[in-house]
Context: one part of a larger RNA
RNA sequence: CGCAGGAAUCUUGAGGAGAGGUUUCCCUAGUACGAGAGGACUGGGAAGCACUGACCUCUGGUGUACCGGUUGUCGCGCUAGCGGCACGGCCGGGUAGCUAUGUCGGGAAAGGAUAACCGCUGAAAGCAUCUAAGCGGGAAGCCCACUCCAAGAUGAGGAUUCCGUUCGACUUCGGUCGAUGAAGAGCCCUGGAAGACGACCAGGUUGAUAGGCCGGGUGUGUAAGCGGCGAAAUCCGUUCAGCUUACCGGUACUAACGCUCGACGA
Repeated sequence: CGCAGGAAUCUUGAGGAGAGGUUUCCCUAGUACGAGAGGACUGGGAAGCACUGACCUCUGGUGUACCGGUUGUCGCGCUAGCGGCACGGCCGGGUAGCUAUGUCGGGAAAGGAUAACCGCUGAAAGCAUCUAAGCGGGAAGCCCACUCCAAGAUGAGGAUUCCGUUCGACUUCGGUCGAUGAAGAGCCCUGGAAGACGACCAGGUUGAUAGGCCGGGUGUGUAAGCGGCGAAAUCCGUUCAGCUUACCGGUACUAACGCUCGACGA
C1' cells in the first nucleotide's frame, strides 16, 4: 500500500515445512519343520541405543549483585570492628535465571490407492491362462493421519461484536468547504520468563507495572556489642544468631508526566 466504510476478537486451511530410525530379550515354543544338529512363521509383552522436543521437581554445573573462612598490604587516629587492592586475592558453600551429564515426552496405531509379487472368475484359442472385460490381496515407499507455519491463498476467505455525531458557510439543491473527532489505535512513560532493533506481553492513578518498604521463603552457618573461664591464643553464653541478589505475597511511599492519529461510505 492492497484486501471498496472504520475497528476489535476468534477462526477455516489452499499451500508449505518438520518428523519417519533401530537393537536385544521374554512368552507363544524347544512347538511347526528336521534323522539329528538346529530351529521358526504368526501374535503378544519388556528393556535399551542413537536422534529429537519441552522443562528445572529431582541429581549436578554456573551463579564477578548472597553468606562465611583466610593471607599480605594500605586506609578509617589507635584497640576492636570495617573497607580498598592483590585473577572474583585465595578458599568453602549458594537463591533466581540459564543449563546437561538431570527429568518427562516423541517415531506409533488406523484408513485409502498402489509397486514387485500372490490370487479369483475368464475368453480370444471347446483345453490352458492373474487379463483381454471384471474382482481381490500386497511395502520402512505414495495420499491421509501426527506437529508447526499459513488468506499478499491479489482466488486477499469465514464468524461474532463495536462505531458511524453535531455545528457553521456556500450551493447549480446533486453536494462542496471548514470545524467537531466515534469505535479503536499509536507516540510517550513504568516494566517483562518477550527481545539484536522493530515486534510481542503486563501496566499507566478508576493503578500493584517497576523501585522502595513490610512479611515470608531460600542461602550461609551462631554477627556486633556485652558478660564469663583463662597468663594468653582461644573458648563459652546471650544466639539455629546476624546478614540475605534475581524468588512468593502485601503495601501507593517514589516513578507511570504528557500528547497524537482515527470513519463519516466514488

A computed fold for a 266-nucleotide part of an RNA from a sediment metagenome, annotated as large-subunit ribosomal RNA, domain VI. The full RNA is in RNAcentral, with records from SILVA. Its mean pLDDT, the model's own confidence on a scale to 100, is 87. Rfam family: Bacterial large subunit ribosomal RNA.